Predicted 3D model of a 70-nucleotide RNA (Fluoride riboswitch aptamer (crcB RNA motif)) from a Verrucomicrobiota bacterium. The coordinates come from a structure-prediction model, not an experiment, and the mean pLDDT is 80. Lineage of the source: Bacteria > Pseudomonadati > Verrucomicrobiota.
RNA sequence: UGUAUGCAAGGUAAUGGAGUUUGCCUUCCUGAAAAGGAAAACCGCGUGAGCUAAUGACUCCUGCCAACGC
Numbered sequence: 001u002g003u004a005u006g007c008a009a010g011g012u013a014a015u016g017g018a019g020u021u022u023g024c025c026u027u028c029c030u031g032a033a034a035a036g037g038a039a040a041a042c043c044g045c046g047u048g049a050g051c052u053a054a055u056g057a058c059u060c061c062u063g064c065c066a067a068c069g070c
Base pairs, nucleotide, nucleotide: 009026010025011024012023013022016061017060018059019058020057021056027038028037029036030035044051045050
């Protein structure tokens, strides 16, 4: 100096928030630094009419829909 892996951290998993956990991505450019830009993961189904769904999974809160009771 380069490559690979592990840990940590960040981002992300078709409509909101939080906790826990799982999967995936984590590179490049500018800059003294702060920071900025780009990229990656990611972005449901149907020819159409239209259909499921606030979770990747579990729990809670909020919103929406249906039924019943007061």

It was read from a public genome assembly, where an Rfam model found it.